[in-house]
RNA sequence: GUAUUAUACAGAACGAAGGGAGAGAUUAGGCUCUAUGAACUUCUGGCAACCUGCCCACCAAAGCAAGGUGCUAAUUCCUACCCAUGUGGAACUAUAAAAA
Numbered sequence: 001g002u003a004u005u006a007u008a009c010a011g012a013a014c015g016a017a018g019g020g021a022g023a024g025a026u027u028a029g030g031c032u033c034u035a036u037g038a039a040c041u042u043c044u045g046g047c048a049a050c051c052u053g054c055c056c057a058c059c060a061a062a063g064c065a066a067g068g069u070g071c072u073a074a075u076u077c078c079u080a081c082c083c084a085u086g087u088g089g090a091a092c093u094a095u096a097a098a099a100a
Base pairs, nucleotide, nucleotide: 002099004097005096006095007094008093013044015043016042017041018040022033023032024031027080028079029078030077045072046071047070050068051067052065053064054063081089082088083086
């Protein structure tokens, strides 16, 4: 990178150091964040509970933990395609799992 399955209106930083102008996936439009310091890097804190562990005679569920990931402005920030017009569906994207 590819296909499959699940989830995506909840939650969590005015943190420290570096950095120095952009950022919110891509295209377009909108809107927003940003020199009261963007992206990005490191550290610390935190959130969640997919895998994992514990619990259980066993399996599942529930519960507990937090080792592997992930996440930590705004619903995936909103709209775009479909029609029955809405907590709709699809696509894209992101994350996880288990595969070839």
Molecule: SAM riboswitch aptamer (S box leader)
Organism: Cytophaga hutchinsonii ATCC 33406